[in-house]
RNA sequence: GGUGGGUUUUCCGAGCGGUCAAAGGAGUCAGACUGUAAAUCUGAUGGCAUUGCCUUCGAAGGUUCGAAUCCUUCACCCACCA
Numbered sequence: 001g002g003u004g005g006g007u008u009u010u011c012c013g014a015g016c017g018g019u020c021a022a023a024g025g026a027g028u029c030a031g032a033c034u035g036u037a038a039a040u041c042u043g044a045u046g047g048c049a050u051u052g053c054c055u056u057c058g059a060a061g062g063u064u065c066g067a068a069u070c071c072u073u074c075a076c077c078c079a080c081c082a
Stems, first nucleotide, its partner, number of pairs: 001081007010026003018065001027045006046054003058074005
């Protein structure tokens, strides 16, 4: 330099243009249980003024009524080729 794959919440990881603050697991916090702890079970886990609103999926643009998802450029990571 070329080709392909990837970047999602604290971490891992799934995610058909609308049903997405986004499955599931781990971790963390609270509670139940226990003499204590572990294990197990329940709930919570972006923010707020919480039937809702706002912000968010590497960065910046674009398409669209609507984007984590499609397009463009850029950054970074991995594999192969040279």

This is a predicted structure of an 82-nucleotide RNA (transfer RNA) from a Planctomycetaceae bacterium. The organism belongs to Planctomycetaceae, within Bacteria. Its Rfam family is "tRNA".